[in-house]
RNA sequence: UGCCGAAGUUGCGCAAAUGCAACACGGGGGAACCAAUGUUUCGCUGGGCGAAACACGGGGCGAAUCGUUGAGCACUUAUUGCUUAACGACGAACACUUCCAGUUCGAGUCCGACAGCUAACCUCGUAGGCUAAGAGGAAGG
Numbered sequence: 001u002g003c004c005g006a007a008g009u010u011g012c013g014c015a016a017a018u019g020c021a022a023c024a025c026g027g028g029g030g031a032a033c034c035a036a037u038g039u040u041u042c043g044c045u046g047g048g049c050g051a052a053a054c055a056c057g058g059g060g061c062g063a064a065u066c067g068u069u070g071a072g073c074a075c076u077u078a079u080u081g082c083u084u085a086a087c088g089a090c091g092a093a094c095a096c097u098u099c100c101a102g103u104u105c106g107a108g109u110c111c112g113a114c115a116g117c118u119a120a121c122c123u124c125g126u127a128g129g130c131u132a133a134g135a136g137g138a139a140g141g
């Protein structure tokens, strides 16, 4: 100078930082209606309802997911899980916007047996990490 991201501005306080408030931006919980209802067994039984057990629990933030094949590891009758490589699909970023081209990314983390959507309402966050070289073409602005 710019980039990813919600993660900024102003004011107050303070030696300073932490902090508080407003605005702004963003997330979660939360009706009706709608949607959804694993497997097995038992009881009642028309439909269905209830109980118990088992099972790879389930969910949030985020683009960060899915599939195929190979190799390795763990467990194992099988299955399954993890790591890694390649390919494919899909998703994301790159200096006004869109398209094309090109180059990259597809992590991490939180809740703790629990949450669909969701008006009113309740509640939380405002971090962190990069860049100093260059910002291609077309159209619009």
Base pairs, nucleotide, nucleotide: 002130003129004128008023009022010021011020012019024126025125026124027123028122029121034116038054039053040052041051042050043049044048057114058111059110060109061108065089066088067087068086069085070084071083072082073081074080090106091105092104093103094102096140097139098138099137100136